[in-house]
Context: one part of a larger RNA
Molecule: small-subunit ribosomal RNA, 3' major domain
Organism: Minisyncoccota bacterium
RNA sequence: AGACGGGGACUCGCACAAGCGGUGGAGCAUGUGGUUUAAUUCGAUAGCAAACGAGAAACCUUACCAGGGCUUGAAAUGUUCGCGAAGGCAGUCCGAAAGGAUUGUCGUCCUUGGUUACUCUUGGACGCGAGCACAGGUGCUGCAUGGUUGCCGUCAGCAUGUGCCGUGAGGCGCUUCCUUCAAUGGAGAAACAUGCGCAACCCCUGCUCCGUGUUACAAGUGUCACGGGGGACUGCCGUCGUAUAGACGGAGGAAGGCGGGGAUGACGUCAAAUCCGCAUGGCCCUUUGAUGCCCUGGGCGACACACAUGCUACAAUGGCCGGUACAACGGGUCGCGAAGCCGUAAGGCGGAGCUAAUCCCAAAAAACCGGCCCCAGUUCAGAUUGAGGUCUGCAACUCGACCUCAUGAAGUCGGAAUCGCUAGUAAUCGCGGAUCAGCAGGCCGCGGUGAAUACGUUCUCGAGUCCUGUACU
Repeated sequence: AGACGGGGACUCGCACAAGCGGUGGAGCAUGUGGUUUAAUUCGAUAGCAAACGAGAAACCUUACCAGGGCUUGAAAUGUUCGCGAAGGCAGUCCGAAAGGAUUGUCGUCCUUGGUUACUCUUGGACGCGAGCACAGGUGCUGCAUGGUUGCCGUCAGCAUGUGCCGUGAGGCGCUUCCUUCAAUGGAGAAACAUGCGCAACCCCUGCUCCGUGUUACAAGUGUCACGGGGGACUGCCGUCGUAUAGACGGAGGAAGGCGGGGAUGACGUCAAAUCCGCAUGGCCCUUUGAUGCCCUGGGCGACACACAUGCUACAAUGGCCGGUACAACGGGUCGCGAAGCCGUAAGGCGGAGCUAAUCCCAAAAAACCGGCCCCAGUUCAGAUUGAGGUCUGCAACUCGACCUCAUGAAGUCGGAAUCGCUAGUAAUCGCGGAUCAGCAGGCCGCGGUGAAUACGUUCUCGAGUCCUGUACU
């Protein structure tokens, strides 16, 4: 000087408290450990791993296993020799395919030289075969690395120049008082300045004005869409404060004291994560059976268990039936697919319209109105299982989603413990999108309905500044 303290002072944060809803119990889904397995590919492992890489494992993906095959190789560059333009079509045999063996036929380009021509010859592009140099490797090392990322943490810190102090390491500056979300600002002061951070500049949203109006709305003075401006600055008043910085209250205002949200992540820490995104040093594997490449099938989906994250419930603020409303973000031509008809339904037939403010996906759901149920393992709950179907796809056995009928399990609110959230938030309700042939209880977004509580900072956890102790560095 740091780091640490079951040391102190001060100050923050859904950190506690106050409150609302959960997890931990049940069933199921998903991930992980473990076990099993021919293989259950690999990585991630307290916080900061475990619906994480994966924004889609039936084949493919796929890296794993079994078996079958290839060896200049699936793709690249160069080179030597041989054959053939390139290339197209049709086969036969072995085979699960990959692959191997083999036949016929069409086509026969550019160019040098000889030639009437057929054709011969030289070189070239391209292809096949043999060989060489090489390729290839999701093989190892994230303790050799780049790049990227997580956490501390959107915390308020981290540094530098000159100067001053100290023998020196170093200190001051950045401490102190007030203030702030903030090293934000003010005052004072051996400091004075500066940089990276903070803030602002950027985007969305709330009010208003102007312009433009198609395809939106019945019209046009413009709901709305797109673009541009204005508006908020403690500006005004009062109280407090030091005369400041500012704090509190008020007026006006759509909005107040950072209006709400996003993007933005300092110096660094954890030899944190990633060699399987990519790149890359080194090492290793490669014609006698490859750690390369192709294929078929299997596996990644196993199941006594344990953990993590979710979904659905245990019901009457509910369940079921009928009726009536009200969104937003988005997506669509190899696509979205209307009306109509068929089917109990999934779905089928059908094809209008739409390259989309035009058409479609599309029904929003909770809500509201009317009716039934009457507290029961039930008209709760839906696991499991049987049967019959639909769709996608070469193919749903291992191993897809959905529909119908039947079946109707556990579960009556969950021990110790533990998580999220401070407002259009929690809770609750549905909708869209990426991925995608098909498959969403996950993820990323969108809107609808819409609370309770915060006395306070003693305690728990994390963090900041100063003082202090230290046998640690």